Two RNAs folded together computationally: RNase P RNA and transfer RNA, 460 nucleotides in total. The prediction has a mean pLDDT of 76. Rfam match: Bacterial RNase P class A. Its family is annotated with tRNA processing, dimeric ribonuclease P complex and ribonuclease P activity in the Gene Ontology.

């Protein structure tokens, strides 16, 4: 200089100026009033895809049912995140990328093409040795046959080569055979032991084994391990109106009943019982609405420092940082950044234009999506030059 | 907050066994038929099966992630 590849980190700044909304203190003419002071979104607040806190319910253990995970060790409050490491798979490389257990437990699939798709098999094809068979030649004949070769055939062998497919029962290469093949041998790949190296995944030697049924489990399933395999701030607690309704008691009234007064009847006084409806008080439940939960003492945020490769823990210090309730966190204007574009004489300057995605709602930790643009920082590959 | 379904031709959609290379009606068009047209008849074209990844010889179909719209539960 040019191509890349991992990670992080910013995403506007100042200054006037009208508002918003929360907290504190002050003051009145007490109203959601005035005034001063202070707080006021983000890397993602989104999506709600994982995991948790928190609350409530539920719960003697265990199975079955069901979800989920799925290499190996951490790491953490947990995790399907992250870290490192192993194995594969692409790239020259830095480096990406992988649901990465188990096909020999048993089910089930493999279209189309092919001979044949799974305890497989033979269409072309090469052989036809070893058996049979017809036919030709030759040689020997004791004339009954025999022997030798050749040609076809057929029974049979073989899987090497063609072909077909995503995939066809290791791969080269010598031999070896009638013709072939792990048939047999060297290396290569498999695959078992066994030894050494690691916490392991797994890697490495050295022996053995002629090779042993191909793929799918993100297909049913089998193993291993995790899960209340219940709900979800409308969680949940606490205050509580009006109307209506439960329950209680009180008033008047009406009605039987018993006692007294009275000779007796009405009548009257007391006691008790009932009794729709009525007024009044109490009481308790819900339900409108309220307050807490919810805002900052935390899995907290900043800085230092020590362990660790790393995620990450741990220890000093400092710091308190949004809490609204259909929901504030905003508008204008200046002048300065930063980007593209256009002109002008490079350096510059002028004009115009742009400057995201998005917006807290119970709070963490993570993914995953969206974002105008700018910066860092460590590596690899190419060309050039010293 | 929780739970479901759905996304295929320009429209509406059913098929495409439970993974084998997408079709059906109506609509476009182009011929026939008609004097022109409708109707009717023959034929053609027309999808990266919402969108990105992944498993798989192979994906609408299975798995994921995202984006759209629909319904239910307090």
């Nucleotide at each position: 200089g040019g191509a890349g590849c991992a990670c992080c980190c910013c995403g506007g700044g100042c200054g006037a100026u009208c508002g918003c909304u929360c907290c504190g203190c002050g003051c009145c003419u007490c109203g959601c009033g005035c005034g001063c002071g202070g707080g006021g979104a983000g890397g993602a607040a989104a999506g709600u895809c994982c995991g948790g806190a928190c609350u409530c319910c539920a719960c003697g253990g265990g199975c079955c049912c069901g979800g989920g995970u799925g290499g190996u060790u951490g790491c953490c409050a947990a995790c399907g995140a992250c870290a490192a490491c192993c194995g594969g798979u692409c790239g020259c490389g830095a480096g990406a990328c992988c649901a990465g257990g188990g096909a020999a437990a048993g089910u089930g699939c493999c279209a189309c093409a092919g001979a044949a798709a799974a305890u497989a098999c033979a269409c072309c094809g090469c052989c036809g040795a070893c058996g049979c068979g017809c036919g030709c030649g030759c040689c020997c004949u004791u004339c009954g046959g025999g022997g030798c070769g050749c040609u076809c055939g057929c029974a049979g062998g073989c899987a090497a080569g063609g072909g077909u497919g995503a995939a066809a029962u290791g791969g080269u290469g010598c031999g070896g055979c009638a013709a072939g093949a792990g048939c047999g041998c060297a290396c290569c790949g498999c695959g078992g032991u066994u030894c050494c190296g690691g916490c392991g995944a797994c890697g490495g030697a050295a022996c053995c084994g002629g090779c042993a049924g191909g793929g799918c489990a993100a297909a049913c399933c089998c193993c291993a391990c995790c899960c209340g395999a219940g709900a979800g701030a409308a969680a949940g607690a606490c205050c509580a109106a009006a109307u209506a309704g439960g329950g209680g008691g009180g008033c008047a009234u009406a009605g039987a009943c018993g006692a007294c007064g009275g000779c007796c009847c009405g009548c009257g006084u007391c006691g008790c019982c009932u009794g729709a409806a009525g007024c009044c008080c109490c009481c308790g439940g819900g339900u409108a609405g309220g307050u807490c939960g919810u805002g900052a003492c935390g899995a907290g945020c900043c800085a230092g420092g020590a362990c660790g490769c790393g995620a990450g823990u741990c220890c000093u210090g400092g710091c308190c940082c949004a809490g609204a309730g259909a929901a504030a966190u905003g508008g204008u204007c200046g002048c300065c950044g930063c980007c593209c574009c256009u002109c002008c004489u490079u350096u510059g300057g002028a004009g115009g234009g742009g400057u995201a995605c998005a917006g807290a709602a119970u709070c963490c930790g993570g993914c995953u999506u969206a974002c105008a643009g700018g910066g860092g920082u460590g590596c690899u590959c190419c060309c050039a030059u010293c | 907050a929780g739970g479901g379904c759905a996304g295929u031709a320009g429209c509406u959609c059913c098929a495409a066994u439970c993974g084998g290379u997408a079709g059906a009606g109506c609509g476009a068009c182009u011929g026939a038929u008609u004097c022109c047209a409708a109707a009717u008849c023959a034929g053609u074209a027309g999808g990266u099966u919402c969108a990105g990844g992944g498993u798989u010889c192979g994906a609408a179909u299975c798995c994921c992630u995202g984006c759209u719209g629909c319904c239910c539960u307090g």